[in-house]
RNA sequence: UAAUAUUUUCGAGAAAGGGUGAAAUUCCCUACCGGCGGUAAUAGUCCGCAACCCUGCUUGUGCAGGUUGAAAUGGUGUAAUUCCAGUACCGACAGUAUAGUCUGGAUGGGAGAAAAUUUUG
Numbered sequence: 001u002a003a004u005a006u007u008u009u010c011g012a013g014a015a016a017g018g019g020u021g022a023a024a025u026u027c028c029c030u031a032c033c034g035g036c037g038g039u040a041a042u043a044g045u046c047c048g049c050a051a052c053c054c055u056g057c058u059u060g061u062g063c064a065g066g067u068u069g070a071a072a073u074g075g076u077g078u079a080a081u082u083c084c085a086g087u088a089c090c091g092a093c094a095g096u097a098u099a100g101u102c103u104g105g106a107u108g109g110g111a112g113a114a115a116a117u118u119u120u121g
Stems, first nucleotide, its partner, number of pairs: 001121003005117006017029003031101002033091002035049004044089002053066005071087001073085003093104003
């Protein structure tokens, strides 16, 4: 320094104020938040992944398949749909006055990240 195997740890944020109403952190005004890997340069909106949901097999729970939101313009630069400027947009399922922000499945699962050890080149 590259690879192999094992173990451990980590691994999602956000409703402050006002209005209507019998009732809303769910509607309206307004506020706030942004998982993981990649990319000539830093990404919620590019490419891919996970989670959620659906189907099949199996029934150890796992495997296989499907589904899966949203951005353009101008500027700088060798290089940016990632930076800067102004303006937009998006956000699983169940519950409840209609929820990205409340409660719940979840003390769950997980893309992955880091460290230690083992073996080999």

About this RNA
FMN riboswitch aptamer (RFN element) from an Actinomycetota bacterium, 121 nucleotides, folded computationally. Lineage of the source: Bacteria > Bacillati > Actinomycetota.